[in-house]
Predicted 3D model of a 1521-nucleotide RNA (small-subunit ribosomal RNA) from Candidatus Alloenteromonas sp. Lineage of the source: Bacteria > Bacillati > Bacillota > Candidatus Alloenteromonas. The prediction has a mean pLDDT of 83. Its Rfam family is "Bacterial small subunit ribosomal RNA". Rfam links the family to the GO terms ribosome and structural constituent of ribosome. RNAcentral holds the sequence, with entries from ENA and SILVA.
RNA sequence: UCUUUUGAGAGUUUGAUCCUGGCUCAGGAUGAACGCUGGCGGCGUGCCUAAUACAUGCAAGUCGAACGAGGUGUAGCAAUACACCGAGUGGCGAACGGGUGAGUAACACGUAGGUAACCUGCCCCUAAGUCUGGGAUACCCAGGGGAAACCUUGGCUAAUACCGGAUAGCGGCGGAGGGGACAUCCCUUCCGCACGAAAGUCGCGUUUGCGACGCUUUCGGAUGGACCUGCGGCACAUUAGCUAGUUGGCGGGGCAACGGCCCACCAAGGCGAGGAUGUGUAGCCGACCUGAGAGGGUGAACGGCCACAAUGGAACUGAGACACGGUCCAUACUCCUACGGGAGGCAGCAGUAGGGAGUUUUCGGCAAUGGGCGAAAGCCUGACCGAGCAACGCCGCGUGAGUGAGAAGGUCUUCGGAUUGUAAAGCUCUGUUACGAGGGACGAACGGUGGGGUCAGGAAAUGGGCCCCAAUUGACGGUACCUCGCCAGAAAGUGACGGCUAACUACGUGCCAGCAGCCGCGGUAAUACGUAGGUCACGAGCGUUAUCCGGAAUUAUUGGGCGUAAAGAGUGAGCAGGCUGCACUGUAAGUUGGAAGUGAAAGCGUGGGGCUUAACCCCAUACAGCUCCCAAAACUGCAGAGCUAGAGUGCGUGAGAGGUAAACGGAACUCCAUGUGUAGCGGUGAAAUGCGUAGAUAUAUGGAAGAACACCAGCGGCGAAGGCGGUUUACCAGCACGAUACUGACGCUCAGUCACGAAAGCGUGGGUAGCAAAUAGGAUUAGAUACCCUAGUAGUCCACGCCGUAAACGAUGACAACUAAAUAUUGCCGCGAGGCAGUGUUGAAGCUAACGCAUUAAGUUGUCCGCCUGGGGAGUACGGUCGCAAGACUGAAACUUAAAGGAAUUGACGGGGACCCGCACAAGCAGUGGAGCAUGUGGUUUAAUUCGACGCAACGCGAAGAACCUUACCAGGGCUUGACAUAUUGAUUACUACCCUCUAAGAGAUUAGAGGAGACUAUAAAUACAGGUGGUGCAUGGUUGUCGUCAGCUCGUGUCGUGAGAUGUUGGGUUAAGUCCCGCAACGAGCGCAACCCCUUUCCUUAGUUGCCAUCAUUCAGUUGGGAACUCUAAGGAUACUGCCGAUGUAAGUCGGAGGAAGGUGGGGAUGACGUCAAAUCAUCAUGCCCUUUAUGUCCUGGGCGACACACGUGCUACAAUGGCCGGUACAAAGAGACGCGAAUCCGCGAGGAGGAGCAAAUCCCAUAAAGCCGGUCUCAGUUCGGAUAAGAGUCUGCAACUCGACUCUUUGAAGCUGGAAUUGCUAGUAAUCGCGAAUCAGCCAUGUCGCGGUGAAUACGUUCCCGGGUCUUGUACACACCGCCCGUCAAACCAUGAGAGCUGGUAAUACUCGAAGUCGUUAUCCUAACCGCAAGGAGGGAGACGCCUAAGGUAGGACUGGUGAUUGGGGUUAAGUCGUAACAAGGUAUCCCUACGGGAACGUGGGGAUGGAUCACCUCCUUU
Repeated sequence: UCUUUUGAGAGUUUGAUCCUGGCUCAGGAUGAACGCUGGCGGCGUGCCUAAUACAUGCAAGUCGAACGAGGUGUAGCAAUACACCGAGUGGCGAACGGGUGAGUAACACGUAGGUAACCUGCCCCUAAGUCUGGGAUACCCAGGGGAAACCUUGGCUAAUACCGGAUAGCGGCGGAGGGGACAUCCCUUCCGCACGAAAGUCGCGUUUGCGACGCUUUCGGAUGGACCUGCGGCACAUUAGCUAGUUGGCGGGGCAACGGCCCACCAAGGCGAGGAUGUGUAGCCGACCUGAGAGGGUGAACGGCCACAAUGGAACUGAGACACGGUCCAUACUCCUACGGGAGGCAGCAGUAGGGAGUUUUCGGCAAUGGGCGAAAGCCUGACCGAGCAACGCCGCGUGAGUGAGAAGGUCUUCGGAUUGUAAAGCUCUGUUACGAGGGACGAACGGUGGGGUCAGGAAAUGGGCCCCAAUUGACGGUACCUCGCCAGAAAGUGACGGCUAACUACGUGCCAGCAGCCGCGGUAAUACGUAGGUCACGAGCGUUAUCCGGAAUUAUUGGGCGUAAAGAGUGAGCAGGCUGCACUGUAAGUUGGAAGUGAAAGCGUGGGGCUUAACCCCAUACAGCUCCCAAAACUGCAGAGCUAGAGUGCGUGAGAGGUAAACGGAACUCCAUGUGUAGCGGUGAAAUGCGUAGAUAUAUGGAAGAACACCAGCGGCGAAGGCGGUUUACCAGCACGAUACUGACGCUCAGUCACGAAAGCGUGGGUAGCAAAUAGGAUUAGAUACCCUAGUAGUCCACGCCGUAAACGAUGACAACUAAAUAUUGCCGCGAGGCAGUGUUGAAGCUAACGCAUUAAGUUGUCCGCCUGGGGAGUACGGUCGCAAGACUGAAACUUAAAGGAAUUGACGGGGACCCGCACAAGCAGUGGAGCAUGUGGUUUAAUUCGACGCAACGCGAAGAACCUUACCAGGGCUUGACAUAUUGAUUACUACCCUCUAAGAGAUUAGAGGAGACUAUAAAUACAGGUGGUGCAUGGUUGUCGUCAGCUCGUGUCGUGAGAUGUUGGGUUAAGUCCCGCAACGAGCGCAACCCCUUUCCUUAGUUGCCAUCAUUCAGUUGGGAACUCUAAGGAUACUGCCGAUGUAAGUCGGAGGAAGGUGGGGAUGACGUCAAAUCAUCAUGCCCUUUAUGUCCUGGGCGACACACGUGCUACAAUGGCCGGUACAAAGAGACGCGAAUCCGCGAGGAGGAGCAAAUCCCAUAAAGCCGGUCUCAGUUCGGAUAAGAGUCUGCAACUCGACUCUUUGAAGCUGGAAUUGCUAGUAAUCGCGAAUCAGCCAUGUCGCGGUGAAUACGUUCCCGGGUCUUGUACACACCGCCCGUCAAACCAUGAGAGCUGGUAAUACUCGAAGUCGUUAUCCUAACCGCAAGGAGGGAGACGCCUAAGGUAGGACUGGUGAUUGGGGUUAAGUCGUAACAAGGUAUCCCUACGGGAACGUGGGGAUGGAUCACCUCCUUU
């Protein structure tokens, strides 16, 4: 550069990922139907269902130039002539055209051939002829029968109807000759024998005729058919054997012809796994749809072939039929009938009924094309040409174009606006189509007639062939088309808008109504339902449904797979089949090339052309396959002759749990006998059943019996697999190695077949020590048909015979070749290096979805076999084969479902593992749980006991103060623009509102009145609205709790992985810490940790009042002077960093020490990562939505929140002597105080009262700290412990102390003597104990909470265990994440299905019976024109009878296949049923497979097997240092 012009995916399994795998969608198509809608035209198409039944009309006639007779009309007086009509004889046609697809799995169809085994009317060509006679008959006439259909007797007549004879080339038979082929034959010459015509009709002319149409024979052609053959195209093997005219032969018959096509005889064959037979289904093809193609599906319209004509059978006529609009018979159905008998066949065109989701006019015309008849005119033609109906399909056109403000309305809104939208209106244009008017086709060429010309022949005429002219012929149709007129006037819908998939908002609804192709939407803010607005797509259509192909590489030839996803048969031997080493010669079947035939037309493709375009139509060209011929010889095949590398045989060695049989051996268990010996033995988590004083267990000796063979022993060996283990012997088989001698491809694989085949199980006979399904008992348990224990039968063992399955596994078929290494081990060979054959491990390339495999492949290839195609139903049902049975092998469907599944990832979890931490345990101290009381909660009660909080993380919590108030609850009574906010409008008042005081009524709110004070707003009505502690904390904000002050949580870049993800963050150390160090495909960074902040501990500086007082004075007293040192106060600084030393360590760090007030984050606080719990709160507050509005709002009085058989939580006080009581006495810190704290002093026993100094506070006050210490008393008791309860009397606060306050005094003096199971806090100034203060607050139910100081311990060996947490690892069927998932019975509803006493249909056969019509044959009862015969009669024919065959029918027993059936079996599906908990983690007894037994159920147990079992230990092997 040329050629080729041709292939798109998406959704859905998961927390996420990759893969496998199904389901679904986007495309195209239809003889379609349905829903909504509908302007025009062109071209096509239109019963897919009931091959169901059919009213009515039409669809096949024609010829008078074959024939006779009749009738009618015209002309004519008539004869006669002409024209027409219907019937009959005769000829041709009716076998075409048209319809349908029932049957048919077949030479039916397609394709390629054959017929030397055949026929062919009309047509064409060739040759010859067309002579001579005869007898009938329909119509018609007359008679008869019948309702009709029609029948019958007698008589007359014609022919191109029928018959005889002559002539004879071809053909036939017989004979003779020649030539060519070679199964039967073909061509040719001669002789003999038998066989045929319409003297017709018409025209012309008349001399014998000529011409046209016919007729007969003949050689060929053409056309149409017949028969035969190769190849090709459906399903089922749960159809495996079928066949007696069956297969062949000899001889006949029959046919157009071959042939068991038919018959007699003979033989015993023929078909079949490359699928016979049977069953089901089906017309076949050109083609049509789809697809990149290969393919897949279809067989409407158009065209070719076949078959059929109500159903079944049969022949006749004819060139052709076994005949759609012919005949006969049978059957079913319908109709007519005078009941005797008859008629009919729309799967022709219209049309009707029925069926159905569903398919048209009872139209026009022969004008065209084609067909039949005819000499022709012409007649006939529902073939055909046209019109009508239907958006049924394809194609084309239109419903207007330009300009025009951002109108109104609608919708949404953040209220600003946005959008509908140049869209409308308005203005200016155009006129396709429709409508009206006018013009107006092509399709018509013929034919015949008339005229003319020409050609051949003829004596001529008629006639014939060709050409020209003239008039004449149109259903469609006054249609197409053209012109003019006219008004934007008459013409838009449908579906969708969550993703796939283009297109979004509002309202309504509230798991309802509904949607849905798949995934899935809907439970009060639905882009998914319904409506609206808007948008998107297509458009006279648009959606839906159904079906086919595609996508689907999801049946894979092109073009898939089988270790774990579905899938390698349990293993071998081996026939058929498939495949097959090296080199040579020949052949040419396959193969390749060339050329030829065919491949109908239409269609498709390409190139042209015609309708204005297109659809549509016309012309040209191009092709798979099959067949014939020629050539080539590489490869495959075939034939021949060779080779030795595959394979095998022989020889020599060698190892071995290889097999079969027999004999022998010792240890152990059990039993028996005897001895010794005495009270237990046995068993378990713990027990019990059991055994034992009738002597067990134990021990010793002796004996018996059966089964199995310790150590050696080993991912060692052998075997095809299953499997094989003491020793010896005998027999048998396989394998490896080493040398080479021999055979010469003898090989590999293998459907069917045959053999072997663990355990369990079965049969018969033995045997039985141990073990042990079933069974019994004991335990465990809620139960325990189990796990555990004690017993124990089949069985386990032997012989013989069955069974034929296992996780029969390497989940990996066999054989062969090739493709790095390393290492261990077994056998043989070699001196050795090493080689060969096995068995393992690690790993390269490569492969794989990954895991992993990797010379023992899951790598790269070849050959052969087996198997798979979503999950469930189901390895089930039915059928078949096998088996004694159990059961095995083969092996579906209905229905149901959108997943099921594999590998790997991150989490979470585990009655998995490792490491670490924490008052987690342990070690301690003090408690709680028991008592009384306080307080909170549940429950109960109530008119109300307001509400919230519910494991840890609700329960002295919200509440740091419920007598009223609070208050939200209840009862009763009031108010309604309101107790509170904003806005608007109007009106009213100036001796009046608000405010204060008083009086009256009332429970009070409130109402009424009087007085005072006072100077501009107030009131009333109405509307918007206020108000709500009403609901939703699962609509929310904010705030808070908890894991947890646990050490974690992440990111960027890089790297690894297909990917989710991993790495970093893991590892080795270390730390309180992901703190730090080292190492490392990682390097860095962020939020957390730590530090920075506050208090405290030490020191310093500064400052000294209200604080302080060492020195100096002074006082009762730091009281005062003074002092600024100390304490203290409060500002600022300093200090601690593993800094120093030692030890250890690579380092980080750790341990010890020094110094220091303090030592290893010094102590305490604040500080709470990413996140979890739909955690708590709508009653702090805020807030969406909903609800309420003379009430769920608001005000008031009283009550309630305080109830009380009971239960729980949290506390206080105790039970006493480490104590109680009495007296004396010492030392704090931190706080509060003006509606306040309140001193001194006085009164009261006391609570308190009086009083009122001082203090807005380092000054005054609350305010005496208590435990302690000293002294005394009590002396172990319900007490001098304990103080509940109760009575009386008081104080204080407050409007008020009854429900319902605190405190005081006197008296009373309960339970309780240290607390069961269980459980809490605390590791140092901590626990324990002691008091003090504050908030809230009139007071207080405070023993609560939050702070303050005083005194001041014990213990920690340690991390096995409990709880919680962190890191790593492992398993997982979990991911809402173990409070997970999930199995089976039972109960309920629905669905399909199997069995079922049976009942009832259909189909195809078989046997027997009966046997119509009819052909054929026989017969000679009857009849008989032509020919023969003088006649009698004969030949021939017809009817009848008989026979063979035979449709339908009947009977019988079976086969196959439907429907239905009381009852019954399992299966499937279904938000919240019952019983258990089998599986997933070691799932709490590891699970699973085969088998047997048992059990409500999942299941359990026995035997054998697998790892697709966790964990620990050991062994072996490998890698690194």